[in-house]
Molecule: transfer RNA
Organism: Medioppia subpectinata
RNA sequence: GUCUCCGUAGUGUAGUGGUUAUCACGUUAGCUUAACACGCUAAAGGUCACGAGUUCGAUCCUCGUCGGAAACA
Numbered sequence: 001g002u003c004u005c006c007g008u009a010g011u012g013u014a015g016u017g018g019u020u021a022u023c024a025c026g027u028u029a030g031c032u033u034a035a036c037a038c039g040c041u042a043a044a045g046g047u048c049a050c051g052a053g054u055u056c057g058a059u060c061c062u063c064g065u066c067g068g069a070a071a072c073a
Base pairs, nucleotide, nucleotide: 001072002071004069005068006067007066010025011024012023018056027043028042029041030040031039049065050064051063052062053061
C1' cells in the first nucleotide's frame, strides 16, 4: 500500500430498519446470618467509536474519519 472483519453499560456479549437496546459477571441497597459467604429481590450504570447521508423511522443500510485484529505484497 491492497483487502477483509471488528468497535454496544466497569468487563465480556446478543440484537439482519419499528415505537422502552439483551444477558452474564461486577457495583450499590434490602432480605437472610451472631457476623461473613452462598442464596433471593430490587436499583443504578449506554451520547450503540465519531461525522455526514438514505428513510416516515437507523445499533442495523451507504460514504468518510479514528482505533483494533488478521491475510497478501